[in-house]
Molecule: small-subunit ribosomal RNA
Organism: uncultured archaeon
RNA sequence: CGGUUGAUCCUGCCGGACCCUACUGCUAUCGGGAUGGGACUAAGCCAUGCGAGUUGAGAGGGGUAAGCCCUCGGCAUACUGCUCAGUAACACGCGGAUAACCUGCCCUUGGGUCCGGGAUAACCCCGGGAAACUGGGACUAAUACCGGAUAGAUCAGAGAUACUGGAAUGUUCUCUGGUUCAAAACUCCGGUGCCCAAGGAUGGGUCUGCGGCCUAUCAGGUAGUAGUGGGUGUAACGUACCUACUAGCCAGCGACGGGUAAGGGUUGUGAGAGCAAGAUCCCUGAGAUGGAUUCUGAGACAUGAAUCCAGGCCCUACGGGGUGCAGCAGGCGCGAAAACUUUACACUGCGGGAAACCGCGAUAAGGGGACCCCGAGUGCCAGCACCUAGUGCUGGCUGUCCAGCUGUCUAAAUAACAGCUGUUAGCAAGGGCCGGGCAAGACCGGUGCCAGCCGCCGCGGUAACACCGGCGGCCCGAGUGGUAACCGUUUUUAUUGGGUUUAAAGGGUCCGUAGCCGGCUUAUUAAGUCUCUUGGGAAAUCUGGCGGCUCAAUCGUCAGGCGUCCAAGAGAUACUGGUAGGCUUGGGACCGGGAGAGGUGGGAGGUACUCCAGGGGUAGGGGUGAAAUCUCGUAAUCCUUGGGGGACCACCGAUGGCGAAGGCAUCCCACCAGAACGGGUCCGACGGUGAGGGACGAAAGCUGGGGGCACGAACCGGAUUAGAUACCCGGGUAGUCCCAGCUGUAAACGAUGCUCGCUAGGUGUCAGGUGCGGUGCGACCGCAUCUGGUGCCGCAGGGAAGCCAUUAAGCCCGCCGCCUGGGGAGUACGGCCGCAAGGCUGAAACUUAAAGGAAUUGGCGGGGGAGCACCACAAGGGGUGAAGCUUGCGGUUCAAUUGGAGUCAACGCCGGGAACCUUACCGGGGGCGACAGCUGGAUGAAAGCCAGAUUGAAGGUCUUGCUGGACUAGCUGAGAGGAGGUGCAUGGCCGUCGCCAGUUCGUGCCGUGAGGUGUCCUGUUAAGUCAGGCAACGAUCGAGACCCACACCCUCUGUUGCUUCCGAGGAGUUUUUCCGAGGGGCACUCUGAGGGGACUGCCGCCGAUAAGGUGGAGGAAGGAGUGGGCCACGGCAGGUCAGUAUGCCCCGAAUCCCCCGGGCCACACGCGAGCUGCAAUGGCUGGGACAGUGGGUUCCGACCCCGAGAGGGGGAGGUAAUCCCGAAACCCGGCCUCAGUUGGGAUCGAGGGCUGUAACCCGCCCUCGUGAACAUGGAAUCCCUAGUAAUCGCGCGUCAUCAGCGCGCGGUGAAUACGUCCCUGCUCCUUGCACACACCGCCCGUCGUUCCACUCGAGUGGGUUUAGGGUGAGGCGUGGUCUUUUUGGCUGCGUCGAAUCUUAGGUUCGCGAGAGGGGAAAAGUCGUAACAAGGUAGCC
Repeated sequence: CGGUUGAUCCUGCCGGACCCUACUGCUAUCGGGAUGGGACUAAGCCAUGCGAGUUGAGAGGGGUAAGCCCUCGGCAUACUGCUCAGUAACACGCGGAUAACCUGCCCUUGGGUCCGGGAUAACCCCGGGAAACUGGGACUAAUACCGGAUAGAUCAGAGAUACUGGAAUGUUCUCUGGUUCAAAACUCCGGUGCCCAAGGAUGGGUCUGCGGCCUAUCAGGUAGUAGUGGGUGUAACGUACCUACUAGCCAGCGACGGGUAAGGGUUGUGAGAGCAAGAUCCCUGAGAUGGAUUCUGAGACAUGAAUCCAGGCCCUACGGGGUGCAGCAGGCGCGAAAACUUUACACUGCGGGAAACCGCGAUAAGGGGACCCCGAGUGCCAGCACCUAGUGCUGGCUGUCCAGCUGUCUAAAUAACAGCUGUUAGCAAGGGCCGGGCAAGACCGGUGCCAGCCGCCGCGGUAACACCGGCGGCCCGAGUGGUAACCGUUUUUAUUGGGUUUAAAGGGUCCGUAGCCGGCUUAUUAAGUCUCUUGGGAAAUCUGGCGGCUCAAUCGUCAGGCGUCCAAGAGAUACUGGUAGGCUUGGGACCGGGAGAGGUGGGAGGUACUCCAGGGGUAGGGGUGAAAUCUCGUAAUCCUUGGGGGACCACCGAUGGCGAAGGCAUCCCACCAGAACGGGUCCGACGGUGAGGGACGAAAGCUGGGGGCACGAACCGGAUUAGAUACCCGGGUAGUCCCAGCUGUAAACGAUGCUCGCUAGGUGUCAGGUGCGGUGCGACCGCAUCUGGUGCCGCAGGGAAGCCAUUAAGCCCGCCGCCUGGGGAGUACGGCCGCAAGGCUGAAACUUAAAGGAAUUGGCGGGGGAGCACCACAAGGGGUGAAGCUUGCGGUUCAAUUGGAGUCAACGCCGGGAACCUUACCGGGGGCGACAGCUGGAUGAAAGCCAGAUUGAAGGUCUUGCUGGACUAGCUGAGAGGAGGUGCAUGGCCGUCGCCAGUUCGUGCCGUGAGGUGUCCUGUUAAGUCAGGCAACGAUCGAGACCCACACCCUCUGUUGCUUCCGAGGAGUUUUUCCGAGGGGCACUCUGAGGGGACUGCCGCCGAUAAGGUGGAGGAAGGAGUGGGCCACGGCAGGUCAGUAUGCCCCGAAUCCCCCGGGCCACACGCGAGCUGCAAUGGCUGGGACAGUGGGUUCCGACCCCGAGAGGGGGAGGUAAUCCCGAAACCCGGCCUCAGUUGGGAUCGAGGGCUGUAACCCGCCCUCGUGAACAUGGAAUCCCUAGUAAUCGCGCGUCAUCAGCGCGCGGUGAAUACGUCCCUGCUCCUUGCACACACCGCCCGUCGUUCCACUCGAGUGGGUUUAGGGUGAGGCGUGGUCUUUUUGGCUGCGUCGAAUCUUAGGUUCGCGAGAGGGGAAAAGUCGUAACAAGGUAGCC
């Protein structure tokens, strides 16, 4: 830094970036350095060669050119080199001790080196054996061996004085005795050796303080164990060993056991503290195939020495022998993993030697491998070209490198260095990455939840910046990536430096042991602590300076540091500790009067309930949402009287009191305990906490004995339900109660351990004290104050926040418990406890990227509260749902019945009334390629045409021919076109939430932040409308205002409109009257322009004096006048690619274009929307009235004629306030009389008309005939509050023709609310939430399938270890015996004892029929447990 969330802050883990180490992929020019390289696994096994000799100045012999060879002897071979198995230990490190020791070669000092003796190897002779090797005989020497002497050493006893020292057991001296007892020579005469004693140096042995792993699911261990006396043994101490006695010793400061491991200097990392590692270099230890034993020696328990056993290998003549690479090379094996069977003793060292010198796989060099570190290069310049960033070409330059030669260096080379020569930069760039973290693509192609990527988050389901390629880019660069481990990041084990109310975490509570911590004061001590001095803490490593390699890495040198420590000495004394003493404030004891459901035991009482008995009384009672089971005629329920029984303890009663917690409630008595207040009498730090340990500990449960009214797990019935092993109801056993014992757990909670001190307050309450006042006088009342308890609010401070806040979760000290992602799991195994149930302790494999806390905004709730709506209800009116038909949809059918739309918000919708067209569908037929390349073409392309064929038809094609005059579809690309796909790629438009009243911003303020405030509260409104209050003040979009229409008035306008006028003329006529060209006029109506008017303005009441409400006046209109238009931020991946536009994909001679026919009109069925009705408020018939929108030239068509009618033939006028189209309900009269009718008109038949190329599928109209269902419609559901519903017709759109549709228009014209939130919803506030894809959400468990790891498991097979026993190589001690003396043979006893066998355990690993739960996967099954009051509150 990324990852839990819609967003936020935390907790918390996972992941990423850095360094380092090993292996590995791809790639690779060179050089230097290095204490790098079979450490990790197999301390597995090894062919071959080499790795320890030297000495003639110790000696004998054999050769002789040579000290050349053999032997005796001396010294060395205990060093060096390799490895890390074992070891948890004085093994290692640091510091001490040795008064308990040794020390070859070396150094210093002193002294000495005398007299003798006998052998033996080589050599010679003779044998055995395959070999290895070995036997016998004879000779000889020494610095080989032996005897004696002297010096000396040592032991015992006695004595003495002196020294060192912390201390004599030490040293020294004298006397006596015992034991033991030295020497080696050579010579070149210089010397080199040899012996004794003492000292030193060096190297070792032993002891000891302290230090450094895990595990308590190892808590007790131990008989040579602990000590003492005597002895043995050793260089030396020691129970190391032997013997006797005593019974101790170690352990919570972790004994004993188990696991793991060589230890350190150091190394990696880290700011450090730490954490991890300890291969290579150095020091120490240990080992040499596994074990045992021993000799020699100064030194070994030795392995490039010996003997033996075991197991492996080799040779063998089968009789016997040999061997030990964890030395250097090398081989096999193992593995992810590691080099040449090189050169030299030139250097440095070691051994021997007097020396020269010899030897040395120690060492020094080289070879091979990017293993690590460091350094260098892979070019530079100019011109030209190009899409000048750069690349390419041409020319030139340079020479690090490179190649060749010579010299120096070297043991010899390589390399290096120096010089010369050469060449066309010639030989030299990759790896990883490019979604975020994290630097670098919103490029192209492919793929399409496939293939794949990904440490984590996450990409991929047709536009992938994430997969695979290309191009481009970024980082590092001879390297760059991956895997694994470690450190850091991680304050994520927290000493530095964390936490524990709710995230993981306070033990259920108290008492108390060890431990840790501890009041005031005096003296002393100096252990801790501090200062100084001295010694040690190896070198290398680390840091700095200087210097040598051209620089660097590296090396040298000097200094510092490091080892954070140990020891010794000298001092200081504040603090801590120790010792001695004092004090009273902590603590305790005591006294006084009060408070209390504190505990234990006993006694007494009360109501209710239930049972029994008596009396009264009659049909139900009981129970529920509703019922039933149940009970009752053998008399219930109910009333009443009496008796029995067990449990419980109303009111008082309280955020009240007491108790350590659990817990404690009628009253009285007895006993016991604690706390508070007050006193200040006594003790004098006696204290705090408390690992282990002990005691107490609700309910349930268990054992035994009682008791049992009521309640009531289990259980039985009745209901409910899809089911109901539940919720509800009726019964009911354990149990609840008592006594005795066990269990030991709870959400045992304040989810808050105990103790002390400090840090503002306010207000209740309980107990006690003091003071004042009142007084009924009392154990009274009130006020103030002190102490102690118990609540609430609140400052500072704290906290992630909620919140806590003198009763802390604030500020400090002390002590204890506990935590370290979620799950697996409080499970398994083991141990302890329990009668059992079970409890306490308490893992791992595996799995997972989160799980979680608090708060925020939404959404939701079968949560709450306000307000609102005829797409809500109520009060009403009329419908739908039944019937027939029309129309749309589904389904089915079909060659096709094209496609879309699907709750409201699809379904008379796509203006979608489709005869062809439309048309997208089906069948058939035909046509079409701009442009480029190839091809054909003046020997004639495209195009057109007569006839014939093909065909339903057709110069569409074909045959034959004609016309024509330049292009060409035969192929490949590429297009045109597409109602082909994707509305989940889009624009635009629309629907809907929404007939809603909301949505935001600026500044300020609050909050760590998401966010809040504003926008909340009260009143009010249709309204976030307005008013008042308020950390808010203002503002935006919405609402409103605005625009249009209608209603009233005024002004203007005056034709085509109008007529208060005039009126030719005409009609009719009895008068009245009507029409009316033309003229006059613009008053009225009207047309269409502009103004006015309405604002709670006025009055009363209500309200707060407001906003406003309510009633009234006036007014054409009254509180938004009525009706429209417009309709916010946004949501719905809503609808539309089929209206158009448009990305991408697809088709491309067919999914394009044209034509004909068919289909979209089908029809067992279901749904929606309508029309017509079912009739008398009606139907039929005759007569008579009154509109307004609008439309009209392919048109409206007056009027006339024909026809019964539809209609036909003429046709004035009209491009329109001019002409044309024009109502019905209604009114008046008549008939019908409740019927399937004179209702109703479906269906069908016949005839005719209109439109159109064409009415068969499939149009409309007229006339005649026919005359179906249907008699008011179940559950359910829709619309509507006034000129509205209902009802009546008219116009227009579509349109050649066709309305039952849509959009408008007018005519007639009601009923009922003036409310409510019950249903359906909406808005606001609040509350809960485990939801955020937002309840159509989330989510649990069984069962079923697959995979994985684990537990148990009858048993079975290994490893390891303990104890006992058997066999027993070999060693040691001791005795006997034999032999020629001997290091000899045989043998007895004792003892140690490898190996092996066996018995019994412990521990660990593997296999295991079967059993069990757990985790994961996925679209399974069953239910609905939890989250909202989750529909029975949840949980322990």